Large-subunit ribosomal RNA, domain VI from Candidatus Omnitrophica bacterium 4484_171, 275 nucleotides, folded computationally. It was read from a public genome assembly.
Context: one part of a larger RNA
RNA sequence: UGUAAGGAUCCUUGAAGAGGAGCUGUCCCUAGUACGAGAGGACCGGGACAGAGGAACCUCCGGUUUACCAGCUAUUCCGCCAGGAGUAAAGGCUGGGUAGCCGUGUUCCUAGAAAAUAAGCGCUGAAGGCAUCUAAGCGCGAAGUUUACCUCGAAACUAGGGAUCCCUCUCCGACGUUACGUUGGAGUGAAGGCUGGUUGGAGACUACAACCUAUAUAGGGUGCAGGUGUAAGGCACGUAAGUGUUUCAGCCGAGCACUCCUAAUAGCCAAUCGG
Numbered sequence: 001u002g003u004a005a006g007g008a009u010c011c012u013u014g015a016a017g018a019g020g021a022g023c024u025g026u027c028c029c030u031a032g033u034a035c036g037a038g039a040g041g042a043c044c045g046g047g048a049c050a051g052a053g054g055a056a057c058c059u060c061c062g063g064u065u066u067a068c069c070a071g072c073u074a075u076u077c078c079g080c081c082a083g084g085a086g087u088a089a090a091g092g093c094u095g096g097g098u099a100g101c102c103g104u105g106u107u108c109c110u111a112g113a114a115a116a117u118a119a120g121c122g123c124u125g126a127a128g129g130c131a132u133c134u135a136a137g138c139g140c141g142a143a144g145u146u147u148a149c150c151u152c153g154a155a156a157c158u159a160g161g162g163a164u165c166c167c168u169c170u171c172c173g174a175c176g177u178u179a180c181g182u183u184g185g186a187g188u189g190a191a192g193g194c195u196g197g198u199u200g201g202a203g204a205c206u207a208c209a210a211c212c213u214a215u216a217u218a219g220g221g222u223g224c225a226g227g228u229g230u231a232a233g234g235c236a237c238g239u240a241a242g243u244g245u246u247u248c249a250g251c252c253g254a255g256c257a258c259u260c261c262u263a264a265u266a267g268c269c270a271a272u273c274g275g
Base pairs, nucleotide, nucleotide: 001155006166007165008164009163010162011161012160017152018151019150020149023051024050025049026048027047028046029045035040052110053109054108055107056106057105061103062102063101064100068096069095070094071093072092073088074087075086076085077084078083113147114146115145120140121139122138123137167274169187170186171185172184173183174182175181192269193268194267195266196212197211198210199209200208217263218262219261220259221258222257223256224255226252227251228250233246234245235244236243237242
């Protein structure tokens, strides 16, 4: 910019079109049957398991989790004790570890079917009294093709369909065949959109998604989950190191809820002919 000569929001169709997927093995039953002197040993059909590949997810298992918790050494500092903070090659070292992200974890898929066919196998059958799958006609037949399955998909210019929302003006100038007739401008500013802001299930940017006070979008607060593992101070015991108790304490990033305490101020575009 287009998509019926108004403007929008959302949903949807799709044999228009595009992409993905498409795998294999072992064992069991049929059946020690058919076949075969025996040795051996099926087609067809049904079932179970596995490998490989793929997708999604984090309940379990297992990782990571750079400052969430605790412990430890040296040193500097907070006047000393006690209690802490900084540094130790960019986590000083050690033991753990939520959310998130992952795989070695979990769940699922590679299923079944149809149509037309290839090589091939046939039926009927002449030319050519026979024969012949072919010349007319008819059938079977593949991991391949098309459908089917999953995803995208009205710029599919034959530009599809549906639902819902909004407006149906006012003023001025010029022209004029006097018809709210033509033309130019200004105002109003609908539904809706954009910018801006608080953000994250999103993300390089953009985009996408949630929210912007009639508000739980983020921060804070409160509670819970979860992590660490029983804080400091006091008291008791012990000469002391220390132990016990107060105390399943104290502290706490991302998780789940509740709560307007803080921050989400505001601005702009957009029709008025429905030929």
Model confidence (mean pLDDT): 84 of 100. Lineage of the source: Bacteria > Pseudomonadati > Candidatus Omnitrophota. Its Rfam family is "Bacterial large subunit ribosomal RNA".